[in-house]
């Protein structure tokens, strides 16, 4: 120098469900009919630019939405393999 984790800031941004107990509250309205859809509210992982602080040894052996429990269904990273 290049590269990575971290950590800052600007932009961007999929996924955001149901049922129950609890509880002052545990998202709200309408619809649809199963686990969806619009709007609102509150969440967000990642990509992307730009600095920063350390480092050949760290990372990495996963990450995103409700406090809890039970399901449901996605999205992201990363690895390999085709077009």
């Nucleotide at each position: 120098c290049c590269c990575a984790u971290u950590c800052c800031g600007c932009g961007u941004g999929a996924c955001u469900g149901g049922c129950g107990a609890c509880u002052a509250a545990a998202g709200g309205u309408g619809g649809g009919c199963g686990a969806c859809c619009a709007c609102c509210g509150g969440g967000g992982a990642g990509c992307g630019c730009g600095g920063a602080c350390u480092g050949c040894a760290g990372a990495c052996c996963g990450c995103c939405g409700c406090g809890c429990g039970c399901c449901u269904g996605g999205g992201c990273a990363u690895u390999u393999u085709c077009c």
The RNA shown here (ZMP/ZTP riboswitch aptamer (pfl RNA motif)) has 83 nucleotides and comes from Phenylobacterium sp. Rfam family: ZMP/ZTP riboswitch aptamer (pfl RNA motif). Rfam 15.1 lists 3,295 matches to the family in 2,545 species. The sequence is in RNAcentral, with records from Ribocentre.